Overview
Model confidence (mean pLDDT): 80 of 100. A computed fold for an 84-nucleotide RNA from a bacterium, annotated as transfer RNA. The sequence was found in a public genome assembly.

[in-house]
């Protein structure tokens, strides 16, 4: 060096046919059961501002292509695997 898989909230993991991004679970906070607790229900969690009506950002980094991209193209960067 070449090939090839992958990088998503606090973590883990979907969404890959290009159409509302985060399902689902994990642990967090309120709550309800208890005499107290644990287990076991119910309700919330991406940030950032915000006049609480929203708003604008976000999928590893920069770019393209498209009305639209987590998905497709190109560089680049970190992980695992072959190969030399």
């Nucleotide at each position: 060096g070449c090939c090839g898989c992958g990088g998503u909230g606090g973590c883990g993991g979907a969404a890959c046919u290009g159409g509302c991004a985060g399902a689902c679970g994990c642990a967090u906070a309120c709550g309800a059961c208890u005499c107290a607790a644990a287990a076991u229900c119910g309700u919330a969690u991406g940030a950032u501002c915000u006049u609480a009506g929203g708003a604008u950002c976000g999928u590893g980094u920069g770019g393209g292509u498209u009305c639209g991209a987590u998905u497709c193209c190109c560089a680049c960067c970190c992980g695992c695997g072959g190969c030399a």

Source information
It matches the Rfam family "tRNA". Rfam describes the family as follows. Transfer RNA (tRNA) molecules are approximately 80 nucleotides in length. Rfam classes the family as a transfer RNA. Gene Ontology term of the family: triplet codon-amino acid adaptor activity.